[in-house]
Context: one part of a larger RNA
């Protein structure tokens, strides 16, 4: 000098930030991921028209609203945490002639004909529940078949050009394989192919803590051939063959640790840290696994095992806050079970809009930084009181009182935003907030540490190696500037000290 700090004493206001560093301990409750009826068939509800009927009512058509279900897109983003990881995990620089890419953009072409189901629903059964079984009915942008096929894909052949070894690109011949979906009337979609943008996957060079009181390690191990697998290369996996591979330039083992931009310090070199903000990685009760999908081996999805908690009719079931609040526990220690989608951004939707504990705000905390205030001017009888005294006085001290002002802040009243948006209207959680004007009243607002030297600041009394102080040196045993109290003084100031940690 610095801090995500804590503790002691003290505490007026505002702005902007920050706030479980410990138990990746366990969690009551609420909310945090939905949306689309302009994909689909129903159901409910409110109408309208028409038919039958005296009427109640029923049938048909149609419109609005609501929606459990099928279907689509999104739940792989956003948010949290740092347990694991010493690793191509991260950083940086290259490479992929070994790769993928939903939504978006650009371009070209296409969208023909059919089929069978199934949920919902109805009926029945079973179970305490979670749920589940059987039969029947029905739709689609759900599913399936056929047709069509460009420069797509597959294997075969020819030619040209090029490179970085395997090879790559282009042209061409004759074969084989592969598509589609409609809704609404402004349009929005579907399929194929090529390209782009953005995103991801993989490979490599270099860098990345401590211990040698860790010296040898390794059998899919190292390489080859073939096959399988993957979006893709590869012992990634497998069969066979060879016997290799790493290591004193530190292998292997052990310990510790997410990494970086950055932050702190320092003249710099360096040292330390990795909170907040931004990028990457990893994880989601513990361990394992795959499914779906453009993307996951998936925090608020599935299955299995385990520990724990809960329900149970004992047969069986349910759950996962390292999301936002909040609770218990641990701890020196860390906040509200708040408001709003107004803004920014995200998902869905043609849109209106819906959802959004992301986010924007408010609340709590001197936790930090910055700013402001606690009054200003004048005022000598140098008042009183206190302290010291050589008893003369000195000091507190222009300090107070008194007089004259001001109004930051406070309180009251009135007005009142920006943030909101390309023509108009509407739309603000914050918020009647900030800010402005008027009135009021010095009124409500100063403490903490230190005074032997280092180190700015001294006397008196008490105590008597006691009580105590102390960062180091050291003070205290009868005149202690070092302990305690008082007066005085010094420093900083809504803070001041102490402790801890780093330079």
């Nucleotide at each position: 000098g610095a801090c995500g700090a804590a503790c002691g004493c003290u505490g007026g206001c505002g702005g902007c930030g920050u706030g479980c560093u410990u138990a990746a301990c366990a969690c009551a409750u609420g909310c945090a991921a939905g949306u689309c009826g302009a994909a689909c068939g129903g159901a409910g509800u409110a109408g309208u028209a028409u038919c039958a009927g005296c009427a109640a009512u029923g049938g048909u058509a149609u419109u609005g609203c609501u929606u459990a279900g099928u279907g689509g897109c999104g739940g792989a983003c956003g948010g949290g945490u740092g347990a694991g990881u010493a690793a191509c995990g991260c950083g940086u620089g290259a490479g992929c002639a070994a790769c993928c890419u939903g939504c978006c953009u650009u371009a070209u072409g296409c969208c023909g004909c059919g089929g069978g189901a199934u949920a919902a629903c109805u009926a029945g059964g079973u179970g305490a529940a979670a749920g589940u079984c059987u039969a029947g009915c029905u739709a689609a942008u759900a599913c399936c078949g056929c047709a069509u096929a460009u420069g797509a894909c597959c294997a075969c052949g020819a030619a040209u050009u090029c490179g970085c070894a395997u090879g790559a690109a282009u042209u061409u011949g004759a074969g084989g394989u592969g598509a589609a979906a409609g809704a609404a009337u402004c349009u929005c979609g579907g399929c194929a192919u090529a390209a782009g943008a953005g995103g991801g996957g993989c490979u490599c060079g270099c860098g990345u803590c401590c211990c040698a009181u860790u010296a040898g390690c390794u059998a899919g191990u190292u390489g080859g051939u073939g096959a399988g697998g993957u979006a893709a290369c590869g012992g990634c996996u497998c069969a066979c063959c060879a016997a290799g591979g790493c290591u004193g330039c530190g292998a292997u083992g052990g310990g510790u640790a997410a990494c970086c931009g950055a932050c702190c310090u320092g003249a710099g070199a360096g040292g330390g840290u990795g909170a907040a903000c931004g990028g990457u990685c990893a994880c989601a009760c513990u361990g394992g696994a795959a499914c779906u999908g453009a993307g996951a081996c998936a925090c608020g999805g599935u299955c299995c095992a385990g520990a724990c908690u809960c329900c149970u009719a004992c047969g069986g079931g349910a759950g996962g806050c390292a999301g936002c609040a909040g609770u218990g526990g641990g701890g020196a220690a860390u906040a509200u079970u708040g408001g709003g989608c107004a803004a920014u951004g995200g998902a869905g939707g043609a849109a209106a809009c819906u959802c959004u504990g992301a986010c924007c705000c408010a609340g709590c905390a001197a936790c930090g930084c910055c700013g402001c205030g606690u009054g200003a001017a004048u005022g000598a009888a140098g008042a009183a009181g206190g302290u010291c005294u050589u008893c003369g006085g000195a000091u507190u001290g222009u300090a107070a009182a008194g007089u004259u002002c001001u109004g930051u802040c406070g309180c009251g009243a009135g007005g009142g935003a920006c943030g909101a948006a390309a023509a108009a209207a509407a739309u603000g959680a914050c918020g009647g907030u900030a800010c402005c004007u008027c009135g009021u009243a010095a009124g409500a607002a100063a403490g903490c540490c230190c005074c032997g030297g280092c180190u700015a600041a001294c006397u008196a009394u008490g105590u008597g190696c006691c009580a105590g102080c102390a960062g180091c040196c050291g003070c205290g045993g009868u005149a202690a500037u070092a302990c305690a109290u008082a007066g005085g003084g010094g420093g900083c100031a809504a803070g001041c000290g102490u402790u801890g940690u780093c330079c």
Background
The part of an RNA shown here (small-subunit ribosomal RNA, 5' domain) has 503 nucleotides and comes from an uncultured bacterium.